[in-house]
Molecule: FMN riboswitch aptamer (RFN element)
RNA sequence: AUGUUCCUUCGGGGUAGGGUGAAAUUCCCAACCGGCGGUGAUACGAGCGUAAAACUCGUGAAGUCCGUGACCCGGAUCCAUGUCUUGGCAGCAAGACGGGUGAAGGCUGACUCGGUGUAAAUCCGAGACCGACAGUAAAGUCUGGAUGGGAGAAGGAAACG
Numbered sequence: 001a002u003g004u005u006c007c008u009u010c011g012g013g014g015u016a017g018g019g020u021g022a023a024a025u026u027c028c029c030a031a032c033c034g035g036c037g038g039u040g041a042u043a044c045g046a047g048c049g050u051a052a053a054a055c056u057c058g059u060g061a062a063g064u065c066c067g068u069g070a071c072c073c074g075g076a077u078c079c080a081u082g083u084c085u086u087g088g089c090a091g092c093a094a095g096a097c098g099g100g101u102g103a104a105g106g107c108u109g110a111c112u113c114g115g116u117g118u119a120a121a122u123c124c125g126a127g128a129c130c131g132a133c134a135g136u137a138a139a140g141u142c143u144g145g146a147u148g149g150g151a152g153a154a155g156g157a158a159a160c161g
Base pairs, nucleotide, nucleotide: 002161003160004158005157006156007155008154009153010152017029018028019027031141032140033131034130035068036067037066038065043059044058045057046056047055063129064128072106073105078100079099081098082097083096084095085094086093087092111127112126113125114124115123133144134143135142
C1' cells in the first nucleotide's frame, strides 16, 4: 500500500418575476438545479534548481460518454411463527392461507454544431435536450412514502496473506 471482516460518521440541488383562471410554484412566457464511481489534453500545486520542456506525484475537472444509486417489477435466501379446516380424549398430524427479510435479474432520461489541437461525446464558444412514483388544475423544482433507502466517501479496529 492492497484485499477480507467489523464499527463509526457523512452521504441532493432547484420556479425569481409575470400571464390566464374560481382554482396552477403543475398550464403559458420566463427562471433555476445537476447524486456517486470511472475516463479525461486544459488548469493549479509539489518534486524543481536561473528558466523552460519532459517526467513523476497530488488537487480540481462530463446532468446528456462508460457504469451506478433512489422509484417500480421481481422474488432467491434466511428468520419467526399466526389463522382456518379436517382427524384425534390429548400431546399432535395433514392440508390451505398468511407475517418479516429482501439476493440475482429486469426496468430506468437526455447533444449537437463551431473553435483549438496529433488527439476532445470531457477543454473553449454557441445553441439544444433530459429528469421515478403517489397527491393536486397536468409538477425535475410543492407536498408525501422518507426521522426511510442509497451508489459511495472519510476515519477507526482485528487477524491473515